[in-house]
RNA sequence: GCUCCGGUAGUUCAAUGGCAGAACGAGCGACUUAUAAUCGCUUAAUGAUUGGUUCAAAUCCAUCUCGGAGCA
Numbered sequence: 001g002c003u004c005c006g007g008u009a010g011u012u013c014a015a016u017g018g019c020a021g022a023a024c025g026a027g028c029g030a031c032u033u034a035u036a037a038u039c040g041c042u043u044a045a046u047g048a049u050u051g052g053u054u055c056a057a058a059u060c061c062a063u064c065u066c067g068g069a070g071c072a
Stems, first nucleotide, its partner, number of pairs: 001071007010024004018055001025043006047064002050062003
C1' cells in the first nucleotide's frame, strides 16, 4: 500500500430498511429478625456535530476514524 471482518447500554451479545432489545452489572423497593437467594421497578447505547439514497437508515452507498486478520 491492497483486500476482508468488526465498532450498538458499565460488560457480553441481538435487531429482514419499519417502536433499538436481552442477560449480567448498578440504584431503589418487596420478601427476611438480618444477610444471601428470589421477585418488581429504574438506570443507560447505534465509532463520526460527515455527505448521499429512501416516506423511513443501527442496517444500503461514499469518506474518515479505531481494532483485528490476510496478501505484498

The RNA shown here (transfer RNA) has 72 nucleotides and comes from Ruminococcus sp. It matches the Rfam family "tRNA". The sequence was found in a public genome assembly.